[in-house]
RNA sequence: GUCGAAAAAUGGCAAAGUUGCUGAAAGGCAAUGACGCAAAACUAUAGGGGCUAACGCUGAAAGGGCUAUGCUCGCCAGUUACCGAA
Numbered sequence: 001g002u003c004g005a006a007a008a009a010u011g012g013c014a015a016a017g018u019u020g021c022u023g024a025a026a027g028g029c030a031a032u033g034a035c036g037c038a039a040a041a042c043u044a045u046a047g048g049g050g051c052u053a054a055c056g057c058u059g060a061a062a063g064g065g066c067u068a069u070g071c072u073c074g075c076c077a078g079u080u081a082c083c084g085a086a
Stems, first nucleotide, its partner, number of pairs: 012037002017032006035074001041079003047076002049072003056066003
């Protein structure tokens, strides 16, 4: 000099459950509560996966089948970002 690798500090978010509201449902919102998260920040028209199936289509019929414009970013992913071998 180069490369790799922490500890620490300021903090942040908030799973499941419970209660209320909302939605056809998946789910969402708020309160409470913390399972965890170094991106558990943002993006659902960059892309993929998954969930639901109201309307619609189909079926003689069925708690039937198909279907997203609905949902999921705490599934992957894209984009952005704090501290920092001092």

c-di-GMP-I riboswitch aptamer from Falsibacillus pallidus, 86 nucleotides, folded computationally. Lineage of the source: Bacteria > Bacilli > Caryophanales > Bacillaceae > Falsibacillus. Its Rfam family is "c-di-GMP-I riboswitch aptamer". From the family's description: GEMM was predicted in a large-scale screen for bacterial structured RNA regulatory elements.